[in-house]
């Protein structure tokens, strides 16, 4: 220095044609159940905020009624090829 794939909650990984972001499964937290403890049930779990609500997919931008998804540049992991 040139290609190509990729970066989404605490993890892993979904949303394939732009249309409800976070499916599903781990883990964490509470509750149950047991003398207790493990198994197994159930609630809950992206941030703020009492709440209305507002923010959010690496980072800044742009298009669009609407962007994870399409451009742009960059930043960072992998894999070619010089």
């Nucleotide at each position: 220095g040139c290609c190509g794939u990729g970066g989404u909650g605490c993890u892993g990984g979904a949303a394939c044609u732009g249309g409800c972001a976070g499916a599903c499964a781990g883990g964490u937290a509470c509750c149950g159940c047991u003398c207790a403890g493990g198994a197994c049930g159930g609630u809950a779990u992206g941030a703020g905020g009492a709440a209305a609500c507002u923010c959010g997919u690496g980072u800044g931008g742009g298009u669009u009624c609407a962007a994870a998804u399409c451009c742009c540049a960059c930043c960072c992991a992998c894999g070619g090829c010089a």

Record summary: Predicted 3D model of an 82-nucleotide RNA (transfer RNA) from an Endomicrobiia bacterium. The coordinates come from a structure-prediction model, not an experiment, and the mean pLDDT is 80. Rfam family: tRNA. About the family: Transfer RNA (tRNA) molecules are approximately 80 nucleotides in length. Their secondary structure includes four short double-helical elements and three loops (D, anti-codon, and T loops).